Annotation: Large-subunit ribosomal RNA, domain IV from a metagenome, 354 nucleotides, folded computationally. Its Rfam family is "Bacterial large subunit ribosomal RNA". Gene Ontology terms of the family: ribosome and structural constituent of ribosome.
Context: one part of a larger RNA
RNA sequence: CCCUGCUUAAGGAACUCGCAAAAUGACACCGUGACUUCGGGAGAAGGUGUGCCCUAUGUAGGUGAAGACCCUCGCGGUCGGAGCCGAAUGGGGUUGCAGAGAAUCGGGGGUAGCGACUGUUUACCAAAAACCCAGCACUCUGCGAAGUCGCAAGACGACGUAUAGGGUGUGAUGCCUGCCCGGUGCCGGAAGGUUAAGGGGAGUUGUCAGCCGCAAGGCGAAGCAACGAACCGAAGCCCCGGUAAACGGCGGCCGUAACUAUAACGGUCCUAAGGUAGCGAAAUUCCUUGUCGGGUAAGUUCCGACCUGCACGAAUGGCAUAACGACUUCCCCACUGUCUCGAGCAGGGACUCA
Repeated sequence: CCCUGCUUAAGGAACUCGCAAAAUGACACCGUGACUUCGGGAGAAGGUGUGCCCUAUGUAGGUGAAGACCCUCGCGGUCGGAGCCGAAUGGGGUUGCAGAGAAUCGGGGGUAGCGACUGUUUACCAAAAACCCAGCACUCUGCGAAGUCGCAAGACGACGUAUAGGGUGUGAUGCCUGCCCGGUGCCGGAAGGUUAAGGGGAGUUGUCAGCCGCAAGGCGAAGCAACGAACCGAAGCCCCGGUAAACGGCGGCCGUAACUAUAACGGUCCUAAGGUAGCGAAAUUCCUUGUCGGGUAAGUUCCGACCUGCACGAAUGGCAUAACGACUUCCCCACUGUCUCGAGCAGGGACUCA
């Protein structure tokens, strides 16, 4: 010096994330707030008692032998009370520094955020506000269901049948969930446009009997080949509608009131429509330690407000919410070697020697 313990004057979080440590702790009784979904919150908080002896009193109570009686006769019934076990409370006394004498054995309260809750998770750096969850909604599926696995047979779904099964989103509960269908998706649409293979063959070309020509060469029926225009051809797309708890989206500039400021009001441009309720410097606010208030002697954090929302906002849910949380934030009480600021002690290492 390191590890593990123990003690420490005065102070008591000044350390700094009160990390760690300390403190609390059992049982009985008294007594317990806001809030609340009336269950809870609650072991809230905060107090008091606790040994031993005598006494009421071996009391209350528990258990229940011998014995007696009865009969339906038994592992029966009714009495009976021995013995054993044995509180609690009242009164009195006694003792130690200390009586839950050791050990085991909750610290508590207030505020706010997030998630309703119990659960689940990154085996070996993350346990959470992430995942799940009941509940809610949309959507598909009429049964040889949809969906899934498989080339298939077949299987699951399900020996189920729309109060069922699959998919997706949201995430208890309470109050709610506004506007936009122009784009994308999905659903519907006996018309119209476009359109594949295929059908269809107008027509074109090659070859060739033959014919013309002195020749070179030219023309060329049938057949066989190779192309091939109209026209007829589904779904899809175009087109016409619907649909946002489908993917998603939810404006700008200028002026105006008899102080000023502001603008209920007016004008104008653009859009599919221009953000409703509620919330708001927020797990979201850049400027920013915004401004005001609270708490402190002093507060970039915290709480309450304001609204100028860089860049909240309604099931990619909005706002509240009792209970719950090894979650996150701030404050207080208790408590302490966390600290002022160190010190001492014990055991085990390190080190030296063997």